The part of an RNA shown here (small-subunit ribosomal RNA, central domain) has 350 nucleotides and comes from an uncultured bacterium. The prediction has a mean pLDDT of 89.
[in-house]
Context: one part of a larger RNA
RNA sequence: CUGGGCGUAAAGGGCGCGUAGGCGGCCGGCUAAGUCGAACGUGAAAUCCCCGGGCUCAACCCGGGAACUGCGUUCGAUACUGGUUGGCUUGAAUCCGGGAGAGGGAUGCGGAAUUCCAGGUGUAGCGGUGAAAUGCGUAGAUAUCUGGAGGAACACCGGUGGCGAAGGCAGCAUCCUGGACCGGCAUUGACGCUGAGGCGCGAAAGCCAGGGGAGCAAACGGGAUUAGAUACCCCGGUAGUCCUGGCCCUAAACGAUGAAUGCUUGGUGUGGCGGGUAUCGAUCCCUGCUGUGCCGAAGCUAACGCAUUAAGCAUUCCGCCUGGGGAGUACGGUCGCAAGGCUGAAACUC
Numbered sequence: 001c002u003g004g005g006c007g008u009a010a011a012g013g014g015c016g017c018g019u020a021g022g023c024g025g026c027c028g029g030c031u032a033a034g035u036c037g038a039a040c041g042u043g044a045a046a047u048c049c050c051c052g053g054g055c056u057c058a059a060c061c062c063g064g065g066a067a068c069u070g071c072g073u074u075c076g077a078u079a080c081u082g083g084u085u086g087g088c089u090u091g092a093a094u095c096c097g098g099g100a101g102a103g104g105g106a107u108g109c110g111g112a113a114u115u116c117c118a119g120g121u122g123u124a125g126c127g128g129u130g131a132a133a134u135g136c137g138u139a140g141a142u143a144u145c146u147g148g149a150g151g152a153a154c155a156c157c158g159g160u161g162g163c164g165a166a167g168g169c170a171g172c173a174u175c176c177u178g179g180a181c182c183g184g185c186a187u188u189g190a191c192g193c194u195g196a197g198g199c200g201c202g203a204a205a206g207c208c209a210g211g212g213g214a215g216c217a218a219a220c221g222g223g224a225u226u227a228g229a230u231a232c233c234c235c236g237g238u239a240g241u242c243c244u245g246g247c248c249c250u251a252a253a254c255g256a257u258g259a260a261u262g263c264u265u266g267g268u269g270u271g272g273c274g275g276g277u278a279u280c281g282a283u284c285c286c287u288g289c290u291g292u293g294c295c296g297a298a299g300c301u302a303a304c305g306c307a308u309u310a311a312g313c314a315u316u317c318c319g320c321c322u323g324g325g326g327a328g329u330a331c332g333g334u335c336g337c338a339a340g341g342c343u344g345a346a347a348c349u350c
Stems, first nucleotide, its partner, number of pairs: 003322004007304002012318001014201004021194003025088007033081002035077008049065006091191001092188003095184004103177007110154001115149007125136002162169002206247006215241002220236004258317006266295011278283001299306002323350003332343004
């Protein structure tokens, strides 16, 4: 070392690309490193074990045997693993033909609404609440009509609908661009899986510089409520929210469920593509692949529940857990402009 685990009890890395490494399809030849067998050599003595013996016994000591599970050499075996070589097509990839999609980036355009500005009509209220007040309004508000400015977000369609690795993505058009799916079964011929480090992406908030600022709104001011009210409610309101560039790198980053592959009764919706049957046709029915839901068999589970999208049955690789608090703290290291992130204890205590 060999244990048991990770949906909710402690425990899946936020997500991807990929280095080393680990693991790896079918058939044949060669090899014989791993593996297996045999022989020989070695494996000091003491110790351990067995038998016998000596101190009155024992400890202790002496003799003999076994053992020393190892290593080396030679010969042999060739199923499996490895190496090498030849071949294969089912894994993987490419090609051709299709259609689907809020996938990403850039540019332009549109209408509704809020606010503001100007003007018209018009007059005493408006607004707000549980009720009020602060607030706005005779310097003419609210309401209503016309015109204009500007910013942000895109009603209906809209759907346990779609796309994306995750974060996430929604008006319309154009350009650039990634991936998946279906059909053909044309090409390569295991080219694969995973992935410590590493690199990249990564909501919101926050930070730096420059712009922008309609609405909303931490902080803040005021009005209420209340015993108080540093709140909940109301009137205001600045950062911020938006854009460009650069940082930050966290989350209930959740399916609280890592990735990949194979296998294992069914029913019923729905998205995409195809085949068949019926039909004049819309379309319906049967069926294949792929995605996404619900219900449930066996099985699993402490239970809840999961159940071909597994938490079932197996294999490979990675990450992680090992009582609660102390503590995601201290110290050190490293990253960051900072905020802080990552890594991550112990004393003590129950």